RNA sequence: GGUGAUCGCGGGCGGGCUUUCGGGCCGGCUCGAGGAAAGUCCGAACUCCGCAGGGCAGGGUGCUGGGUAACCCCCAGGGGGAGCGAUCCCACGGAAAGUGGAACAGAGAGCAAACCGCCGAACUGGCGCCUUCGGGCGCCGGUGGCAAGGGUGAAACGGUGCGGUAAGAGCGCACCAGCGCCCCGGGUGACCGGGGCGGCUCGCCAAACCCCACCCGGAGCAAGACCGAAUAGGGGAGGAGACGUGGCCCGCGUCGUUUGACUCCCGGGUCGGUCGCACGAGGCCCGCGGCAACGCGGGUCCCAGAGAAAUGAUCGCCACGGCGGCUUCGGCCGCCGACAGAAUUCGGCUUA
RNA sequence: GCCGGAGUAGCUCAGCUGGUAGAGCAGCUGAUUUGUAAUCAGCUGGUCGGGGGUUCGAUUCCCUUCUCCGGCU
Numbered sequence: 001g002g003u004g005a006u007c008g009c010g011g012g013c014g015g016g017c018u019u020u021c022g023g024g025c026c027g028g029c030u031c032g033a034g035g036a037a038a039g040u041c042c043g044a045a046c047u048c049c050g051c052a053g054g055g056c057a058g059g060g061u062g063c064u065g066g067g068u069a070a071c072c073c074c075c076a077g078g079g080g081g082a083g084c085g086a087u088c089c090c091a092c093g094g095a096a097a098g099u100g101g102a103a104c105a106g107a108g109a110g111c112a113a114a115c116c117g118c119c120g121a122a123c124u125g126g127c128g129c130c131u132u133c134g135g136g137c138g139c140c141g142g143u144g145g146c147a148a149g150g151g152u153g154a155a156a157c158g159g160u161g162c163g164g165u166a167a168g169a170g171c172g173c174a175c176c177a178g179c180g181c182c183c184c185g186g187g188u189g190a191c192c193g194g195g196g197c198g199g200c201u202c203g204c205c206a207a208a209c210c211c212c213a214c215c216c217g218g219a220g221c222a223a224g225a226c227c228g229a230a231u232a233g234g235g236g237a238g239g240a241g242a243c244g245u246g247g248c249c250c251g252c253g254u255c256g257u258u259u260g261a262c263u264c265c266c267g268g269g270u271c272g273g274u275c276g277c278a279c280g281a282g283g284c285c286c287g288c289g290g291c292a293a294c295g296c297g298g299g300u301c302c303c304a305g306a307g308a309a310a311u312g313a314u315c316g317c318c319a320c321g322g323c324g325g326c327u328u329c330g331g332c333c334g335c336c337g338a339c340a341g342a343a344u345u346c347g348g349c350u351u352a
Numbered sequence: 353g354c355c356g357g358a359g360u361a362g363c364u365c366a367g368c369u370g371g372u373a374g375a376g377c378a379g380c381u382g383a384u385u386u387g388u389a390a391u392c393a394g395c396u397g398g399u400c401g402g403g404g405g406u407u408c409g410a411u412u413c414c415c416u417u418c419u420c421c422g423g424c425u
Stems, first nucleotide, its partner, number of pairs: 001318007009032005015026004034339001038350002041348005046220004053250004058216005063077005078092001079090004093211002098209002100205002115150002117146003122143009158176006177201001179198008224275004234266005241255004282301008320337007353424007362377004371408001379395005401417005
C1' cells in the first nucleotide's frame, strides 16, 4: 500500500418507536484527503468597486515557432556552456543611443598610459680620442621615439609567422579568431552554410540606471448577495469640502457648504441564518490528428465539504521496500514504513 | 483562510546607487582604589537566518526556502 471483519467519527437520504412537539432513542443505505491538500511563488475563473475610460508614475516578461482560458507554465527547435560519452544546464533583446561602475594593486581601467625596460634615427649638453680643421667616432646625459619583453590585476586595446625599423608597432603581407556591411542558397522563424568588402579589433557589467518590444485598473470568498434581529441615529468638539480603489492628475458621479456633509471623543443596539459552495477550462476508457505539449469526436461516472473543522483504531491475510538474526542457500523468523493533511475553485511552479 | 513586514556581535540597532561590516550596552585585560562601583586605555566576539544564481567581487541585486511579527469579519 491492497483486502476482509469489528468498533468509532463527519455529510446526505430513507425507516421504526416515543414526545411536554423543542426533541429523545433504535436501526438501514450511501459518500468521505493528497501527490503534494503545504509554501502562497506565478497565472486565471468568480465577485465587488458607476464605466473599467485617458495620461504620468510603477510593476512584469524578454532566442524562435507552437500549446493553453491564461502564465515567471508546458512542448519542439535554434544558439551557448559542461562532460570521453550517455546526458545535463542556461533571466538567452540592446553596451558602435545616453548616463554611470570596475575597490585594492598597478605606469596605465577606456576618444589609454609609460615604472622597469628597448632605441640613439632627429635636436642638443658634457667628456675623451682622431682630424685633411669641414668634421668624424666612442661614452654618459637631456628633449625625444617605442609598446616587443618584465611587472600589477578578475580584466591591459587580437593570435602566430615573415617582412620592416634606430628600436618597434596591423606599419605592410599571409593564415586564423572576432565584429560590421553586402550578396547567394536553405529554413515559417530563431538561425545555419558559402562568397566578397572594410577598418584592423570598437573589451566587461543592463539580476546598474536606462533604451526597445509586448503585457498589466484595484481588491480579494473574512470577495460579495439575500433574509432576519436590533434600534435613536443621542450628546460634545472641530468643520468647507468629503467620498466613490490604486500613487498622482484629468474625465465622470454622489453628498454637503442657513436644513452642517465629513472627522474625532463619549454613550447605546446587533453581531444570527441562507446562498456563494462543488457538474467542473471535471475524472476514466476508446478512436482520430499532431514529433510533442495538446486538440477533436464518442462512450461512461458523479466523486468530501459542515464548523475552528470528520476522514480514525484494533486484528487477520497478501504485496513491496529497508534493517537484523538463523540457514540444509531453497528460504524462514522478528522489527520498522515517510512527508503530511482539504476550508471558494482550477492550471502550473517550488519545497517536503 | 487572505494580505503585508522583519531576520546583521550575547542584547538593541546602523550600514542598501555592490568593493576587507560598525556603534552603544554586555564580556575580558590593564590602570586608578585599602577594596568594590564609577571612570580611563586596550582587546575579544560576526557561516549578515539557510541554499542557489548574476558579477572579477554580494549584507546589498535576483530566485528559492526557514523562522518570527502584524493587519483583515

Predicted 3D model of RNase P RNA and transfer RNA as a complex of 425 nucleotides. Model confidence (mean pLDDT): 78 of 100. Rfam match: Bacterial RNase P class A. The family's RNA type in Rfam is ribozyme.